Context: one part of a larger RNA
Molecule: large-subunit ribosomal RNA, domain IV
Organism: marine eukaryotic metagenome
């Protein structure tokens, strides 16, 4: 040095941050708030007893002697000693302490994120990530789609649309707006285009028997493309300038220019905001953080979901009571270890 433990006074002043340490904690009574999916929330939060002896009251359980009775039995009734066991009411003892050791929830408050138990990066991440029930879209009529495999064949499934299989949200409540112009995916009679192949006009050589072997137009050829329409819980997208109201401010109004349409309901300095510690309230003596508004939304937005919400959570975040050597600052004990020789 480390490790285990005590510390006056103060109490988070420590620290990014109460990290660690304290604290607190078992059983009985009392009691128990907002909020909610009426189940929770709850051991909510908060108070109270707990040890030994002595006397007495009151239960339970076990049931002896003893007395009756007859069918005389390992009999039935009656009977309540003693022994147990709990509740209780008074007196009284002891120690610093009576859940006397171990062992054993610290609690409230208010906000994000995920509903909710689970799942994950075996050895630096356990979360808001992932799964999930539930939505919802799409494919698939069975020799099913999908999938594995060179094939045979196997899963799917010894199941059939309430079944399987992809894709995307994520419990529950209230919702879920416009754009089909571009992509994509479905559906489409026609017409444009479009390959080999069929079809052989036609030129060209070549020269008289006959053979090979080249080029090669019109027509006539599928899908696909173009066309024509649907489809957004399919990729996705969801405006600009100017001007107006009798103080001013601001614009319900109007103009005009551009698009497929031009962002609704909500929510909103947000895990999303640059400017910015935005501005105002609230906590505090003091608050870049937190909470409640506001809306100017650098760059919010509705299953890339939107927005509430009891309950959960080794999660984040901000506060508060308790409580401590975290500190103010520091100091004392102790064994064992690190450390020196062998």
């Nucleotide at each position: 040095c480390u490790c285990c433990g005590c510390u006056a006074a103060g109490g988070a002043a420590c620290u990014a941050g109460a990290c660690a340490a304290a604290a607190g904690g078992g059983c009985c009574c009392u009691g128990u708030a907002a909020c909610u999916u009426a189940g929770g929330g709850a051991u909510a939060a908060a108070g109270g007893g707990c040890c030994c002896c002595c006397c007495g009251g009151u239960g339970g359980g076990u049931g002896a002697a003893g007395u009756c009775a007859c069918u005389u039995g390992c009999u039935g009734a009656u009977g309540g000693a003693g022994c147990u066991u709990g509740c209780u009411g008074g007196g009284g003892g002891c120690g610093c302490a009576g859940a006397g050791a171990a062992g054993a929830a610290g609690u409230c408050c208010g906000g994000g994120c995920g509903a909710c138990u689970g799942u994950u990066u075996a050895a630096c991440a356990a979360a808001a990530a992932c799964a999930c029930a539930g939505g919802u879209c799409u494919g698939u009529g069975c020799u099913a789609a999908g999938g594995g495999g060179a094939a045979a064949c196997c899963c799917a499934a010894c199941g059939u649309a309430u079944a399987c299989a992809g894709g995307c949200u994520g419990a529950c409540g209230c919702c879920u707006g416009c754009c089909c112009a571009g992509u994509g995916c479905c559906g489409g009679a026609a017409g444009g285009u479009u390959a080999a192949g069929g079809a052989g006009c036609g030129c060209g050589g070549u020269g008289a028997g006959a053979g090979c072997u080249g080029c090669a137009a019109a027509c006539u050829g599928a899908a696909g493309c173009c066309c024509c329409g649907g489809u957004g819980a399919a990729c996705g997208g969801c405006g600009g300038c100017c001007g107006u109201a009798a103080c001013u401010c601001u614009a319900a109004c109007g103009g005009u220019c551009c698009u497929a349409a031009g962002g609704u309901a909500g929510c909103g300095a947000a895990g999303u905001c640059c400017c910015u510690u935005g501005u105002c309230g609230g906590g505090u003596a003091a608050g870049u953080u937190c909470c409640g508004a506001c809306c100017c939304g650098c760059a919010u937005g509705a299953a890339u979901g939107g927005u509430u919400g009891a309950a959960c959570g080794a999660c984040u975040u901000g506060g508060a009571c308790a409580u401590u050597g975290u500190c103010u600052c520091g100091g004392c004990g102790g064994a064992g270890g690190g450390c020196u020789c062998g």